The RNA shown here (small-subunit ribosomal RNA) has 1469 nucleotides and comes from Picea glauca.
It matches the Rfam family "Bacterial small subunit ribosomal RNA". Gene Ontology terms of the family: structural constituent of ribosome and ribosome.
The coordinates come from a structure-prediction model, not an experiment, and the mean pLDDT is 83.
RNA sequence: AGAGUUUGAUCCUGGCUCAUGAUGAAUGUUGGCGGCAUGCUUAACACAUGCAAGUCGGAUGGGAAGUGGUGUUUCUAGUGGUGGACGGGUGAGUAACGCGUAAGAACCUUCCCUUGGGAGGGGAACAAAAACUAAAAACGACUGCUAAUACCCCAUAGGAUGAGGAGAAAAAGGAGGAAUCUGCCCAAGGAGGGGCUCGUGUCUAAUUAGUUAGUUGGUGAGGCAAUGGAUUACCAAGGUGACAAUCAGUAGCUGGUCCGAGAGGAUGAUAAACCACACUAGGAUUGAGACACAGCCCAGACUCCUACGGGAGGCAGAAGUGGGGCAUUUUCCACAAUGGGCGAAAGAUUGACGGAGCAAUGUCGCGUGAAGGCAGAAGGCCCACGGGUCAUGAACUUCUUUUCUCGGAGAAGAAACAAUGACGGUAUCUGAGGAAUAAGAAUCGGCUAACUCUGUGCCAGCAGCCGCGGUAAGAUAGAGGAUGCAAGCGUUAUCCGGAAUGAUUGGGCGUAAAGUGUCUGUAGGUGGCUUUUCAAGUCUGUCGUCAAAUCCUAGGGCUCAAACCUAGACAUGCAUUGGAAACUACCAAGAUGGAGUACGGUAGGGGCAGGGGGAACUUCCGGUGGAGCGGUGAAAUGUGUUGAGAUCGGAAAGAAAACCAACAGCGAAAGCACUCUGUUGGGCCGACACUAACACUGAGAGACGAAAGCUAGGGGAUCAAAUGGGAUUAUAUACCCCAGUAGUCCUAGCCGUAAACUAUGGAUACUGAGUGUUGUGCAUAUCGACCCAUGCAGUGUUGUAGCUAACGCGUUAAGUAUCCUGUCUAGGGAGUACGUUUGCAAGAAUGAAACUCAAAGGAAUUUACAAGGGCCCGCACAAGUGGUGGAGCAAGUGGUUCAAUUCGAUGCAAAGCAAAGAACCUUACCAGGGAUUGACAUGUCGUGAAUCCUCUCGAAAGAGAGGAGUGCCUUCGAGAAUACAGACACAGGUUGUGCAUGGUUGUCGUUAGCUCGUGCCAUAAGGUGUUGGGUUAAGUCCCGCAAUGAGCACAACCCUCGUGUUUAGUUGCCAGCAUUGAGUUUGGAACCCUGAACAAACUGUCGAUGAUAAGCCGGAGGAAGGUGAGGACGACGUCAAGUCAUCAUGCCCCUUACGCCAUGGGCGACACACAUGCUACAAUGACCAGGAAAAAGGGUCGCGACCCCGCGAGGGAAAGCUAACCUCAAAAACCUGGCCUCAGUUCGGAUUGUAGGUUGCAACUCGCCUGCAUGAAGCCGGAAUCGCUAGUAAUCGUCGGUCAUCCAUACGGCGGUGAAUCCAUUCCCGAGAUUGUACACAUCGUCUGUCACACUAUGGGAGCUAGACAUGCCCCAAGUCGUUACCUUAAUCGCAAGGAGGGGGAUGUUGAAGGCUAGGCUAGUGACUGGAGCGAAGUCGUAACAAGGUAGUCAUACUGGAAGGUGUGGUUA
Repeated sequence: AGAGUUUGAUCCUGGCUCAUGAUGAAUGUUGGCGGCAUGCUUAACACAUGCAAGUCGGAUGGGAAGUGGUGUUUCUAGUGGUGGACGGGUGAGUAACGCGUAAGAACCUUCCCUUGGGAGGGGAACAAAAACUAAAAACGACUGCUAAUACCCCAUAGGAUGAGGAGAAAAAGGAGGAAUCUGCCCAAGGAGGGGCUCGUGUCUAAUUAGUUAGUUGGUGAGGCAAUGGAUUACCAAGGUGACAAUCAGUAGCUGGUCCGAGAGGAUGAUAAACCACACUAGGAUUGAGACACAGCCCAGACUCCUACGGGAGGCAGAAGUGGGGCAUUUUCCACAAUGGGCGAAAGAUUGACGGAGCAAUGUCGCGUGAAGGCAGAAGGCCCACGGGUCAUGAACUUCUUUUCUCGGAGAAGAAACAAUGACGGUAUCUGAGGAAUAAGAAUCGGCUAACUCUGUGCCAGCAGCCGCGGUAAGAUAGAGGAUGCAAGCGUUAUCCGGAAUGAUUGGGCGUAAAGUGUCUGUAGGUGGCUUUUCAAGUCUGUCGUCAAAUCCUAGGGCUCAAACCUAGACAUGCAUUGGAAACUACCAAGAUGGAGUACGGUAGGGGCAGGGGGAACUUCCGGUGGAGCGGUGAAAUGUGUUGAGAUCGGAAAGAAAACCAACAGCGAAAGCACUCUGUUGGGCCGACACUAACACUGAGAGACGAAAGCUAGGGGAUCAAAUGGGAUUAUAUACCCCAGUAGUCCUAGCCGUAAACUAUGGAUACUGAGUGUUGUGCAUAUCGACCCAUGCAGUGUUGUAGCUAACGCGUUAAGUAUCCUGUCUAGGGAGUACGUUUGCAAGAAUGAAACUCAAAGGAAUUUACAAGGGCCCGCACAAGUGGUGGAGCAAGUGGUUCAAUUCGAUGCAAAGCAAAGAACCUUACCAGGGAUUGACAUGUCGUGAAUCCUCUCGAAAGAGAGGAGUGCCUUCGAGAAUACAGACACAGGUUGUGCAUGGUUGUCGUUAGCUCGUGCCAUAAGGUGUUGGGUUAAGUCCCGCAAUGAGCACAACCCUCGUGUUUAGUUGCCAGCAUUGAGUUUGGAACCCUGAACAAACUGUCGAUGAUAAGCCGGAGGAAGGUGAGGACGACGUCAAGUCAUCAUGCCCCUUACGCCAUGGGCGACACACAUGCUACAAUGACCAGGAAAAAGGGUCGCGACCCCGCGAGGGAAAGCUAACCUCAAAAACCUGGCCUCAGUUCGGAUUGUAGGUUGCAACUCGCCUGCAUGAAGCCGGAAUCGCUAGUAAUCGUCGGUCAUCCAUACGGCGGUGAAUCCAUUCCCGAGAUUGUACACAUCGUCUGUCACACUAUGGGAGCUAGACAUGCCCCAAGUCGUUACCUUAAUCGCAAGGAGGGGGAUGUUGAAGGCUAGGCUAGUGACUGGAGCGAAGUCGUAACAAGGUAGUCAUACUGGAAGGUGUGGUUA
């Protein structure tokens, strides 16, 4: 300090996630030691048991021991003093003067310190104990007695109040032989502690906006330690709140702690300060102090005891138990130390504290050994089988002893003369022993350090995010190895950080989320120039405080560290007191530039009210006229002979304003347009007269606010939601058509919203230019009109700097700055729910959450697709020609069948394809029959040469028996070759996967494209080049150009054909000269032909055109002319295209079988469907007879002439030919002649019968051919569709390969005859450049809504339940305060009667809990119900993205299964 994740890729916006640190943690797993810390975060839930606050006999009565007596010792239930208000616990309540901080005045104070003074004289009781009594218990009742530092009275005093008088008001002793010590009372001061007041700070919510009756203040009274409505009577009507009152929710607060660079965010365990509480509420008593944790009274809930009459209790003390919970310890030791209360002291007491125990809970430290050691051992894992790695790691050798075990010594902590140590025989020291007792957990796809094998096969599983897993998983599980940590390591939870993701530091708002529809204006915020005053802000010193601890720095000592000790620094804050005066504020004065007023002009659809005119639509009346009109893509509904439409004349009514008209004008916006009149607002310009900062913005508030809609009353021509009808359609609740109601218009009033948009808040200032236009000045000129220059105010456009993610903005800013305001914080849920305000309603405004997802989004890029326009090409269409689709048959495929019908190929680009040829073989399939190192290869061992013949069984494979035969080479051991037998390595597989692959092939497409280097442009993806103007078959060439060059394709080079020359003439040829039946022969080398070599064509030439280009058009010459014709040749890539069955090959699978052998069968089945062909349907023909002229190719396991036989297929016999020689071989269409005469025929030939031939071991399944006989469908083929542009189509025959034969009508060649049409681009299809896109698996895309099903959370809901709150009334407990005529009473007064005072009872006010009534709030639940979300494969449509097939969308209204449709107005995204 960043990283991953939206995309095909990019930049941005924006969320989610991760890496760090932390914790009172928990959990999984593992675990050696020590130091120091820490340990119920949940139920302020309930608690068994003992303990946690006592002490004093030197205050006092008394008891006991003991005693002859005095004395002595001891105990403490009682009286009394003091302390139980501290210490310890908890965080429920509390949003508060509770806490923090800084101040203040009207107070109290036991013990302690200092100072001054005092204690004289009396008295009456009450406990305990005793007796008696009651009783389950707890507690008691009565009688008489008694002490005190308990209680009371008198005297005495400082002092307080008051003008004075009257009145009120203290004490205690004890110990000691004594000195003396200690206590008591009063007063003053101090210290420490406490009470009170106040400034300021202190969470969330406005879907909490008003609240308050003792409430705010005053006077009197009462009360308190003290101020005070703290209380009460009376009076006044205040107090508080947008600077957030009140209500609601949540919460102890702080120093601090964690994180962070900081600002800041989160938090408030332990240890420290304060507060509050002590089962839940109320209350007082005592006291210096309490409204009291281990005190009291009352009420309530709960628990326990009971003899049923009554009683007892309060662990949020330390242990401990149950419960709750993810989760938190021992019913330990000791008062030795420190501290507390009591005591004169000894001392007793102390679950405070000191310690130990448990727990890796945290943190710090140490260890689990060190050095050497390669035969690189065994073993594991991997492997390319060579090796590599675990690995110097182990073993082994030497050494050490922290730790461990066993001995020995043994503290400090103790302060006191001595004694006194829980911890503890602990820490520590020392001796001996022996490497001995001691390593794990997590991770290894990226982020993120670390990789392989095996298993699994979208299963099991993993996952923080992205994601992984569907047979080769570095992501699952295991193993080996590796990595970072380490007595821990991972996971989970929570907080901060990263996150500039709430932005003060430090963000935004044109299109990503985000500017209010517009204006006026209150509070508030901000504010121009000059000069004073002041010192609030500001700046700078001083003083006080900011507890300690913590953090930081330095030092110290525990071996170090953590922990601890000492010192320093820090402590941003608040308060105090000086100073400064620039800036802001205040005070005062002035100026005119901002703002405004008056004056002179001026433009304008600015507003309101009233009047007037014309065009057009519609309706009505009348005339003419006579058949349709209207409407559409085409129609129909509709209308018309009762006279429409058309045309002429007249009348009525309502609404709207053509041309001018413009990126022109006006207005705050919405909006505003015939014309005239009246009235009225604002702007601009010019001059400078006046006021003197009067300004800007603007929360709340107010006004205006399109269209639709609502209420009431008018009006109603047009248009037109709804509605009706007609079409379209699968449907058509739509688009189109015919009608048509609200509405559209006016008046009065509501509503208050729009894509109310410049998607851009208002104001002010500054910052280059060019060019239009509106209004109005000025200058020039000459009156004017132009022109030209220039100023102000508007309104457009192009663009510099700058800004921006980019697009773009750019003096009308989205630039540079200031001020004010509104508003945003991932998407969905949702502008929804609830609540509130508002409205007649429709609705509007405000406005969440649960849940869900990892994205949603902006701009731009490249493809792909779509649409339109332009350009261009192609047998793409058109123009032609011949077919297919109908028939029969062939062969292929699907389907079906079958034991098997082997397998593959499936739109174009499978289907006469692989297969250039299935009777056996082929053959991969099926049935039954066989053998198992195998039919085939290599290695090893043994035997025999090899090999040949005969017989038996069998369907064959195979098995058995008999016979023949001894080879080659040699170093004499043996070897080579071959056969058989054995065991084991292995062979074998047309088994699977073409989605693991190589190779190869198809296709787009022989289309003209596809790229690169360098440079330049862009943040980048990318672009440029390759686009543009011409041209071409062509990215072919030329010109231009931020490009310049280059490559692969194109073209050319290659082959065949077309012309000529040269050369060579046999088997080919024959002009002339001879010759024959015949180029048969002699001869010839001219011709044809053949082979080889060469020439020739290049827009070279002429003319026109074009840009003086490339080129194009026409001509000449030429065998051929613009690529001369044809072929081979196929760029970057696409289709996970085809092929594991050509071959090769990874992995998987089979191994007496998925391998091998052989026989028979099947691949040839047959209701049907499809693509490809053949033959036809006939006269341009069929048949018969005669006749003419090819090319190319094959042939010795072959082609086979002539001759003979057969009707023929063919047979017999046989010459020639290894081929320019012989042969296949007859070419056919064609020509001549004849016949047939339009018929299912002398067309057509299927099918069937029969007789034959031929190949072959074999012709039944299942070959071909021939003769005779038979003679089916079919008379030119629906929708649709295919080929072809010249020697082409069409037609005619011919040859070859494969091959024993052949199912060939196929495939590949060859020649013969030989057309028509286009030369154009409207349309269909395909291919190249612009625009749009929500697509990128790329339109076979994306995507919307209802319905159905499952699940989830949530709203409403008759109600029901619970809680907290607050109001009124009833009942009023304990208690304080008040009253009291009743009862009672030791101290005091009085001679007495009696009084003062006290107590009890009664009563009044108040009063918790409880009850009743009504209330709002919160939570839970609820039949039923509403929508929402989510869910691999459901239904219906197709609304949106392209002109998405009716452009989309916003507001509003109606309407429809649903998306949606339509109307009105707006908008362009």